[in-house]
RNA sequence: GUCUUAUCAAGAGCGGCGGAGGGAAAUGGCCCUGUGAAGCCCGGCAACCGGCCCUGUGGAGGGUACGGUGCCAAAUCCAUCGGUUUAUUCCGAAAGAUGAGCA
Numbered sequence: 001g002u003c004u005u006a007u008c009a010a011g012a013g014c015g016g017c018g019g020a021g022g023g024a025a026a027u028g029g030c031c032c033u034g035u036g037a038a039g040c041c042c043g044g045c046a047a048c049c050g051g052c053c054c055u056g057u058g059g060a061g062g063g064u065a066c067g068g069u070g071c072c073a074a075a076u077c078c079a080u081c082g083g084u085u086u087a088u089u090c091c092g093a094a095a096g097a098u099g100a101g102c103a
Stems, first nucleotide, its partner, number of pairs: 003101006013042001015041003021032003026080004043072003048068003051064005076095001081092003
C1' cells in the first nucleotide's frame, strides 16, 4: 500500500512545556483558537484484539483494564453522488478514520 470485515450521535483535564494555527484532501459553508492552535509530556475515556476471571455441554455471554492499538469541540462539524420529504426531512452510497483478519 491492496483486499475482507466490524464500528463511527455515547465517553474522556479548570494539568505542564509550547507558541499560531487547527477542524483528513478539494470546493463551498460553519466553527475552534493569545480566556492561548498544532506538537510533546502527564492525565483520562473506551473496550476492537490478546491475557486473566465468571457463566455455559456448546455456539456464545458477562466482567476486568494487565499487554497491543485507538480516541479525548461540534454526527466522520455539515454539504458535495443517488433517492426521498411540506422541510434546511430522512435513507443509502462514495470518501475517510479506527480495530481485526488476509496476501

Predicted 3D model of a 103-nucleotide RNA (SAM riboswitch aptamer (S box leader)). The coordinates come from a structure-prediction model, not an experiment, and the mean pLDDT is 83. The sequence was found by an Rfam model in a public genome assembly.